[in-house]
A computed fold for a 110-nucleotide RNA from a soil metagenome, annotated as SAM riboswitch aptamer (S box leader). Its Rfam family is "SAM riboswitch aptamer (S box leader)". About the family: The SAM riboswitch is found upstream of a number of genes which code for proteins involved in methionine or cysteine biosynthesis in Gram-positive bacteria. The RNAcentral record of the sequence draws on MGnify. Its mean pLDDT, the model's own confidence on a scale to 100, is 83.

């Protein structure tokens, strides 16, 4: 850099540690009834890997498992917003609210 995916799941007292955390912005939050991080342990099915089905195929696809590998995940929608577009409440250039779409941002493959 390109592709795919991101409203679903995972410890409402496991352990060791102690003050953080939640990407960035402006909120909102969560935390000493215990952050962060490790370890245990779960989830999940993007790789691999297995079974099965279409197929002439050791091409391709489609579906199932999760014993075993590489990742990843385990508060709130990627917490929400931040850029644009449209809708409704509003007396409104206030301010609330709903949608779509961008951009950033998290994962995998490559």
């Nucleotide at each position: 850099c390109u592709u795919a995916u991101c409203a679903a799941g995972a410890g409402c007292u496991g352990g060791c540690a102690g003050a953080g955390g939640g990407a960035g912005u402006g909120g909102c939050c969560c935390u000493u009834c215990g952050a962060a991080g490790c370890c245990c342990g779960g989830c999940a099915a993007c790789c691999a890997g297995u079974c099965a089905c279409u197929g002439a195929a050791u091409a391709a696809g489609u579906g199932g498992c999760a014993c075993u590998g590489g990742u990843g995940c385990c508060a709130a929608g990627u917490c929400c917003u931040c850029c644009c577009g449209g809708g409704g409440a509003g007396a409104a250039u206030a301010u609330c609210u709903c949608c779509g779409g961008a951009a950033a941002g998290a994962u995998a493959a490559g």